[in-house]
RNA sequence: CAUCCCAAAGGGCAAACCGAUCGUAAGGUUGGGACGCAAAGCGUUGAGUCCAUGCAAACCAUGGAUUGUCGCGCCGCCUAG
Numbered sequence: 001c002a003u004c005c006c007a008a009a010g011g012g013c014a015a016a017c018c019g020a021u022c023g024u025a026a027g028g029u030u031g032g033g034a035c036g037c038a039a040a041g042c043g044u045u046g047a048g049u050c051c052a053u054g055c056a057a058a059c060c061a062u063g064g065a066u067u068g069u070c071g072c073g074c075c076g077c078c079u080a081g
Base pairs, nucleotide, nucleotide: 012037013036017032018031019030020029021028022027035068041074042073043072045071046070047069048066049065050064051063052062053061054060
């Protein structure tokens, strides 16, 4: 430099939205539904963001939510190379 390969199988989860329901709220549960995900499995463990309360306001504090916001910890499936 050229060529070939850079994948497959079995599956899993389930965004937005809609219905029901719980919560002051953020948001959760459940049924439908699939935008996507090789950890979109588990854990609020550190931070970010959001909600509530306190404070004239902000900062900050306390409680809560979000793990499909990111990091961290733990566990797990397959095997072309």
Annotation:
The RNA shown here (c-di-GMP-I riboswitch aptamer) has 81 nucleotides and comes from a Planctomycetota bacterium. It was read from a public genome assembly, where an Rfam model found it. Model confidence (mean pLDDT): 79 of 100.